């Protein structure tokens, strides 16, 4: 240099023949329960905004009626080969 994978809330991690973003877990917060706790149960939990809506899926572009998914570029980040 050359192939090939990845990047999604605070963290992991799903959502692929292109049709609801964020499913389940961890964690946080309030709350039951308890004498207190711990264990467990319930609710919440991506930004804006009073709301209605509006935006968000490593940046910025394209295609499409529609994009986390296709393509181009770029940035980081894993392997492989030389």
């Nucleotide at each position: 240099g050359c192939c090939c994978g990845g990047g999604u809330g605070g963290c992991g991690g799903a959502a692929u023949u292109g049709g609801u973003a964020u499913a389940c877990g961890c964690g946080u917060u309030c709350g039951a329960c308890u004498u207190a706790a711990a264990a467990u149960c319930g609710a919440a939990u991506c930004u804006c905004g009073a709301a209605a809506g509006a935006g968000g899926u490593a940046u910025g572009g394209g295609u499409u009626c529609g994009a986390c998914u296709c393509c181009c570029a770029u940035c980081c980040u894993g392997g492989g080969c030389a």